Small-subunit ribosomal RNA, 3' major domain from an uncultured prokaryote, 479 nucleotides, folded computationally.
The prediction has a mean pLDDT of 84.
The RNAcentral record of the full RNA draws on ENA.
Context: one part of a larger RNA
RNA sequence: AGACGGGGACCCACACAAGCAGUGGAUCACGUGGUUUAAUUCGACAAUAAACGGGGAACCUUACCCAGACUUGACAUCUACCGAAUCUUUCAGAAAUGAGAGAGUGCUUUUAUUAGAGCGGUAAGACAGGUGCUGCAUGGUUGUCGUCAGCUCGUGCCUUGAGGUGUUGAGUUAAGUCCCGCAACGAGCGCAACCCUCGUCCUUAGUUGCCAGCAGGUUAAGCUGGGCACUCUAAGGAGACUGCCUUCGCAAGGAGGAGGAAGGUGAGGACGACGUCAAGUCAUCAUGGCCCUUACGGCUAGGGCUACACACGUGCUACAAUGGGGCGUACAGAGAGUUGCGAUACCGCGAGGUGGAGCCAAUCUCAUAAAGCGUCUCUCAGUUCGGAUUGAAGUCUGCAACUCGACUUCAUGAAGCUGGAAUCACUAGUAAUCGUAGAUCAGCAAUGCUACGGUGAAUACGUUCCCGGGUCUUGUACU
Repeated sequence: AGACGGGGACCCACACAAGCAGUGGAUCACGUGGUUUAAUUCGACAAUAAACGGGGAACCUUACCCAGACUUGACAUCUACCGAAUCUUUCAGAAAUGAGAGAGUGCUUUUAUUAGAGCGGUAAGACAGGUGCUGCAUGGUUGUCGUCAGCUCGUGCCUUGAGGUGUUGAGUUAAGUCCCGCAACGAGCGCAACCCUCGUCCUUAGUUGCCAGCAGGUUAAGCUGGGCACUCUAAGGAGACUGCCUUCGCAAGGAGGAGGAAGGUGAGGACGACGUCAAGUCAUCAUGGCCCUUACGGCUAGGGCUACACACGUGCUACAAUGGGGCGUACAGAGAGUUGCGAUACCGCGAGGUGGAGCCAAUCUCAUAAAGCGUCUCUCAGUUCGGAUUGAAGUCUGCAACUCGACUUCAUGAAGCUGGAAUCACUAGUAAUCGUAGAUCAGCAAUGCUACGGUGAAUACGUUCCCGGGUCUUGUACU
C1' cells in the first nucleotide's frame, strides 16, 4: 500500500421490511444431468450454465453412427495434353457413381483448321482440406462486479524508502455532484450533458390521411363535389433553467408555493471508467504452435441429435362461480406482404378447398383484437371445472410426415380441490391480467424470444436484521 474481520462510524440499493402475484405439489412443453445407445455430435456449470450458442434438427442443416463408393480431391493457384460450352436420353444402383447413345460447334484475334479468354476432361506434383487439440499461446467479441462512483496523471510539497498529499475534513448530491476549508495547484478516463423515443404548443406541407361548415347521396358508409379548420402524418422550431416567490443555510443546497402540458435527472432507451474472474468463445470469424493427409479430408443413402427407472432448471395450462358455456355487441397500437399478403363470392361441421379483385401498400390484404359490456344457462360436484392420454376419420406443407410435423372433427376424458422445507420478480401506466404482430421459417413441435397496445392495483413505518456495494477509520502472526 492492499486484502480480510461473526471491529467501529456514515451512506445506498425491490437488500430487508410493507404489499402483490408467483415458483417449489399436478399434467404437459423446452433445456440440462444421469442412464441407455452403433450414434444418442459439440460447447456452456454458483451468482455470471441449464426456452443458453440454436432468431425454427423429418431430408438438408449435421459437426455423430452404420453402410456404399473417392484420393490433386467439393474449393484456390500453377504446368502439359485433349475437347467449345451445353443440352437430350438409355441401362445398373438406395444414391453417390459407373457404362453408353444422340444433338451441338459460339466469343476475341490472325495471312494461316494460329493464338487467346472462359468452361469441361485427363495426367503428375507443388498443394488444397480438417466443426481435429490447445480460449492456460492469441486477436476480435461477450458476461460479471455495476450505470456501482469510482480510477489515475503532470508539476509542487512531505518521507531514508516503499509511498503519501491532491482524492482526506465540515456540509450537500443520484453522482469524486457542487460548495467551504486545506501544501497543494491543475488535468485526464468515468458522472452529467450532447443522441433517439414519448409528453405541450407553434410554423410549413395536405395525399393514400382527416370531415367542422356548404351541397349531393344511401339499407349503410368521407361514398361524391368541395375544403385543409380539426385529428393525423413528418420536417423545422419553442418550452424547464431551482428561472420566479416564501423560508432555512456562509455557500452549495434543502423544504414549500406560483405559473405551466411537464418541476427539480419530466418518463424510457442507447451509452458500461481503471480493472476483476488465466470467466466464456480456436464450433461465427481470424490466428501461433501441435496433429491427420487413399484420411481426423471429401461424396451419397439410411439412422441419430426426438432414446427414458430417474434428478434439476425455465415455462405453459389448470385446480374453478371475480368462473365455465351459448347468443348479441363495443373499443387498440405496432408490424408484415410479389417465389408474397390474398377481399367479395361459392363448397366443407371444421382444419381447409375452388377462384382470383386489389396491393411493391397512410390507398389493398393479413385482420373478427381479447379481456370488457348486455342477456340466458350451469349451482359447488372431480362437475357443463380441468384438459393430459388414447382410438377413428381427415386437412395442409413438402421428393418424402414410419422412426419424427402442425392443425381439424367425432369419441375418450388422466393427474389436479391452491401446493412441505425453501425460494424468485415487481415501486406506476409498474405488478397482475387480456389479446395482437414480427424475426427465424416450405411446414412446424413457439407455451420460447423480440416488440405492441387494452384493463389496471396494493404498499413503502422505517434501516435493527439478511444479501450486495461505496467512503473514512481501526486491528492483523495474511500478501